Predicted 3D model of a 66-nucleotide RNA (transfer RNA) from Lupinus albus.
RNA sequence: GCUUAGCUCAGAGGUUAGAGCAUCGCAUUUGUAAUGCGAUGGUCAUCGGUUCGAUUCUGAUAAACA
Numbered sequence: 001g002c003u004u005a006g007c008u009c010a011g012a013g014g015u016u017a018g019a020g021c022a023u024c025g026c027a028u029u030u031g032u033a034a035u036g037c038g039a040u041g042g043u044c045a046u047c048g049g050u051u052c053g054a055u056u057c058u059g060a061u062a063a064a065c066a
Base pairs, nucleotide, nucleotide: 003062006021007020008019009018014052023039024038025037026036027035045061046060047059048058049057
C1' cells in the first nucleotide's frame, strides 16, 4: 500500500453499490460457435469509533502481497 459479485476492477460522505468476463434464459442457426436482448449473483474482510448519514473518514484485528 491492498481487501467491494465466481474472476478482474470502478466507486474519495448522501437518496436502489456498478462495469467487463463468467453463469443461466430467450432470439438467431439444420446444429454448434459467434452476435443481440434480458436475468441471476454482494452480510462492501471482521469488530469498534466519528457523523443526521459510512463502501468512503478513523482505531484495532485478520488474510494475501511488496
The source organism's lineage runs through Eukaryota, Streptophytina, fabids, Genisteae and Lupinus. The RNAcentral record of the sequence draws on ENA.